This is a predicted structure of a 72-nucleotide RNA (transfer RNA) from Capsicum baccatum.

RNA sequence: ACCUCAGUAACCCAGUGGUAGAGUGGUCGGUUAUUAACCGAUUGGUCGUAGGUUCAAAUCCUACUUGGGAGA
Numbered sequence: 001a002c003c004u005c006a007g008u009a010a011c012c013c014a015g016u017g018g019u020a021g022a023g024u025g026g027u028c029g030g031u032u033a034u035u036a037a038c039c040g041a042u043u044g045g046u047c048g049u050a051g052g053u054u055c056a057a058a059u060c061c062u063a064c065u066u067g068g069g070a071g072a
Stems, first nucleotide, its partner, number of pairs: 003069005010024002013021001018055001025043006048064005
């Protein structure tokens, strides 16, 4: 330098054009002599950045950026 994959909640991941979600975690409560486990509630996000297309973009297009992989 080129090719390819990925970037979404504190963590791990869904969501392929129409109100952003699950699990784990945090907080509070129940249960228990206590902890763990279990149960309930609650807390959670400029969807990596900037433009473009569209009535409407996490999703499609372009550039950039960060990380992984392959080649030279």
The coordinates come from a structure-prediction model, not an experiment, and the mean pLDDT is 81.